[in-house]
């Protein structure tokens, strides 16, 4: 440097829920809040979900969105026992 990762030290994020607020919805933003979490930082590029339109059309396709805290893949980081 890599790989890996603790009853370490220090810092971080924040599911559910509640409030605001934006959108038809899936969510997303802000505050409160703490179930996790060594990439739960970022990227929608494959896959799965999920909304919403159209289409003889439950399930099937085709468009448009969501989600990286559902996996994979790329980037880029703290800190160092074993």
């Nucleotide at each position: 440097g890599g790989c890996c990762g603790a009853u370490a030290a220090g810092a971080g994020c924040a599911c559910a829920c509640c409030c605001g607020u934006c959108g038809c919805a899936a969510g997303g933003c802000g505050g409160g809040g703490u179930c996790g979490c060594a990439a739960a930082g970022c990227c929608a590029g494959g896959a799965g979900u999920c909304u919403c339109u159209c289409g003889a059309a439950g399930c099937c396709g085709a468009g448009a969105g969501a989600u990286c805290g559902u996996c994979c893949g790329g980037c880029u980081a703290c800190c160092g026992a074993a």
Annotation: The prediction has a mean pLDDT of 87. The RNA shown here (c-di-GMP-I riboswitch aptamer) has 82 nucleotides and comes from a Gemmatimonadota bacterium. Its Rfam family is "c-di-GMP-I riboswitch aptamer". Gene Ontology term of the family: cyclic-di-GMP binding.